RNA sequence: GGGCCUAUAGUUCAGUGGCAGAACGGUACAUUCGCAUUGUACAGGCGGCGGUUCAAUUCCGCCUAGGUCCA
Numbered sequence: 001g002g003g004c005c006u007a008u009a010g011u012u013c014a015g016u017g018g019c020a021g022a023a024c025g026g027u028a029c030a031u032u033c034g035c036a037u038u039g040u041a042c043a044g045g046c047g048g049c050g051g052u053u054c055a056a057u058u059c060c061g062c063c064u065a066g067g068u069c070c071a
Stems, first nucleotide, its partner, number of pairs: 001070007010024004018054001026042005047063005
């Protein structure tokens, strides 16, 4: 320098055009003498900039970061 892959919640991951989800974690309450467990509720997120579309986490381009291969 070039090819390919990845970027979604605090963490690990789903989600192939119309509402963003799970597990663990966090907070509150209940339960307990207390802790743990368990139950219920709540908070919290689509890497950035453009484009296509009535509508983009999703499709396209560029950039950024990471991984991998070639040189």
Predicted 3D model of a 71-nucleotide RNA (transfer RNA) from Candidatus Harrisonbacteria bacterium RIFCSPLOWO2_02_FULL_45_10c.
The coordinates come from a structure-prediction model, not an experiment, and the mean pLDDT is 84.
NCBI's taxonomy places the organism under Bacteria, Bacteria candidate phyla, Candidatus Harrisoniibacteriota.
Rfam family: tRNA. Its family is annotated with triplet codon-amino acid adaptor activity in the Gene Ontology. From the family's description: Transfer RNA (tRNA) molecules are approximately 80 nucleotides in length.